This is a predicted structure of a 527-nucleotide part of an RNA (small-subunit ribosomal RNA, 5' domain) from an invertebrate metagenome. The RNAcentral record of the full RNA draws on SILVA. Its mean pLDDT, the model's own confidence on a scale to 100, is 86.
[in-house]
Context: one part of a larger RNA
């Protein structure tokens, strides 16, 4: 000199864009952060509508009714493995770069084939029982895209190459014909089963690189390799039985300490040094330790089981919980924000869609924490006013500074107008495709209308009045800036050299000056 996720002191007008627990991976009150689908299913608690009945106060009350819109709880499907947080652990099961072969991949895309015919249950519900509660339990009824056989079976799987084995589910829109009024038939969409390829994501292996310590020199027995077997989606001591005795190490093994890694960031002419906040990629973790289940995917932050510590409820028998999600509280600390708004946009989950959910996200609030921009007036004005300070008492300086006169109104304030972020979806009318079809559906074009948290938006215009807006540090040398008074090795200053013991430009105050300026200094830290 540059820099910072900074803090502290004094001071403080506005806006934009960023950033904001670096400490206790300490403990957490409260709210909220993952749901959705009725176009899978039986149903119908609540709400609304319709229908029927009764009562009367003639527009209300009561009862019945899944008939309709819808829908609590339940079965079922998909999603809760993403998104969000944190950096404890990890010095290599990680990360970075470059390669590799022995793998899986829901949803999505492109193709091939199929979607036949049956069965038995079970929640919800009803009736009981136990319990303080959490909840548990007995009997009975019922549905499905839940579950299980049968059929069909290949370029799928296994194979001794002869063969053997394996699947599925329906829902819904429209149409005309037939009908035993249940439906059948035709057709479109979605879903389902199987196979191949792709895309995406994930698992695995190798090489090289990746902090300090030798006051850590030897380490290792599933250890190193082989064979057989097991296991995995998959190679492999991954596991196991037997056999061999290997494997690593001064090119630093092992041990100890420290640490998430990278793109990057800061500094520097560079080489390098330091660092890893925000943003992005990867990894690890989710009260502590262990385990598996489900699933395409987890050994799963807001799932389950066991053990432990802690907290809470209890009728003492037993139960409940996990903010390193977003806010917020206590604690720790020099120190770090609101228990806010909205799904309008972008994105995600579910759904055919409308839509619902979304503390992701977009916004707002707080903080000079940082960067950037703007303002705090402009011109004129010598009687060089008054006052202050200094003085050699002549004057000098503060100083065009003020006052005065003339002007302007950025920003803030008040009032009015007012973009863009909005594209759509849905609706109406055309065209093309599909089709028996001018239905339906899909694609596409046109049209009208609707959708904004921010928001009193940005921006523009008007109003009024210089009106509301300047400080901080320093002045001995380094280092820009000097005098007076007080003090008298005292009180004090200080980054280094050093000042102060009666004329202190170095202490304290005044005047003056210098530097930076909504900041300025100090401390800490890096180069």
């Nucleotide at each position: 000199g540059a820099u910072u996720g900074a803090a502290c002191g004094c001071u403080g007008g506005u806006g934009g864009c960023a950033u904001g627990c670096u400490u206790a991976a300490c403990a957490c009150a409260u709210g909220u952060a993952a749901g959705u689908c009725g176009a899978a299913c039986g149903g119908c608690a609540g709400c609304a509508c319709g229908g029927g009945g009764a009562g009367c106060u003639u527009g209300c009350u009561c009862c019945c009714u899944g008939g309709u819109g819808g829908c609590g709880a339940g079965u079922g499907g998909c999603g809760g493995a993403c998104g969000g947080g944190u950096g404890a652990g990890u010095a290599a099961u990680g990360c970075g770069u470059a390669g590799g072969a022995a793998u899986c991949u829901u949803c999505c895309c492109u193709a091939g084939a199929g979607c036949g015919g049956g069965g038995g249950a079970u929640a919800a519900c009803c009736u009981g029982a136990g319990g303080a509660a959490a909840c548990u339990u007995a009997g009975g009824c019922u549905a499905a895209u839940a579950c299980c056989g049968c059929a069909u079976a290949a370029u799928c799987u296994c194979u001794a190459c002869g063969g053997a084995g394996c699947a599925a589910a329906g829902c819904u829109g429209g149409g005309g014909u037939c009908u035993u009024c249940g439906g059948a038939c035709c057709u479109g969409g979605c879903a389902c089963u199987u196979u191949a390829g792709g895309a995406u994501g994930a698992g695995c292996c190798u090489a090289c690189g990746u902090c300090g310590g030798a006051u850590u020199a030897g380490c290792u027995u599933g250890u190193u390799g082989g064979u057989g077997g097991g296991g995995u989606a998959a190679a492999g001591g991954c596991c196991u039985a037997c056999c061999a005795a290997g494997g690593c190490g001064a090119c630093g093994a092992u041990c100890c300490g420290u640490a998430g890694c990278u793109g990057g960031u800061c500094u520097g002419a560079g080489a390098g040094g330091a660092u890893g906040a925000u943003c992005a990629g990867c990894c690890a973790c989710a009260c502590u330790g262990g385990g598996a289940c489900u699933g395409a995917g987890a050994c799963a932050c807001g799932g389950c089981c066991c053990a432990g510590a802690c907290u809470c409820c209890u009728a003492c028998g037993g139960g409940a919980g996990g903010c390193a999600g977003c806010a917020g509280u206590g604690g720790g600390g020099a120190a770090u924000a609101u228990u806010g708004g909205a799904c309008a946009a972008u994105g995600g989950g579910c759904g055919a869609a409308a839509g619902c959910c979304u503390g992701a996200u977009c916004c707002a609030g707080c903080a000079a924490u940082g960067c950037c921009a703007c303002g705090u007036g402009u011109g004129u004005g010598a009687a060089g006013a008054a006052g202050g300070c200094c003085u050699u008492c002549g004057g000098g300086u503060u100083g065009u500074a003020a006052a005065g006169c003339a002007c302007u109104u950025u920003c803030a304030g008040c009032g009015a107008g007012g973009a863009g972020g909005a594209a759509a979806u849905g609706c109406u009318c055309g065209a093309a495709g599909u089709u028996a079809a001018u239905a339906c559906c899909u694609u596409u074009g046109a049209g009208a209308g609707c959708u904004g948290a921010c928001g009193u938006u940005a921006c523009u215009c008007g109003c009024a009045a210089a009106a509301g807006a300047a400080g901080c540090a320093c002045c001995g040398g380094c280092u820009a800036a000097c005098u007076c008074u007080g003090u008298g090795c005292c009180a004090g200053c200080a980054g280094c050299c050093g000042c102060g013991g009666u004329a202190a430009u170095a202490c304290a105050g005044g005047g003056g000056g210098u530097g930076c300026g909504a900041g300025c200094g100090u401390u800490a830290a890096u180069c």